[in-house]
Molecule: c-di-GMP-I riboswitch aptamer
Organism: Acetomicrobium hydrogeniformans
């Protein structure tokens, strides 16, 4: 440097739940918690998926919509620990 199949070490990160708090909702933040995870660090650039406040359609019910959200659905970028052979 490249690969990532093994061991170990030093850390590291935090699933469902309950709490509280923000938000129309999904969801997010803190705290309790560890189910998991070698990118579970970072990015909404592809595509999934979730949600529909406002908008718009409708007599009404309701329907459609991202500009919201997901990086712990999938690829892509980028950035990084150790470290057998």
């Nucleotide at each position: 440097g490249u690969u990532g199949a093994a061991a170990a070490a030093u850390g590291g990160c935090a699933a469902a739940a309950c709490c509280g708090c923000c938000g129309a909702a999904a969801g997010a933040c803190g705290g309790u918690g560890a189910c998991g995870c070698a990118a579970a660090g970072c990015u909404g650039c592809g595509g999934g998926u979730c949600u529909a406040a406002a908008g718009c359609c409708u007599a009404a019910g309701g329907g459609u919509c991202a500009u919201g959200a997901u990086a712990g659905c999938c690829g892509g970028g980028u950035u990084g620990c150790c470290g057998a052979a």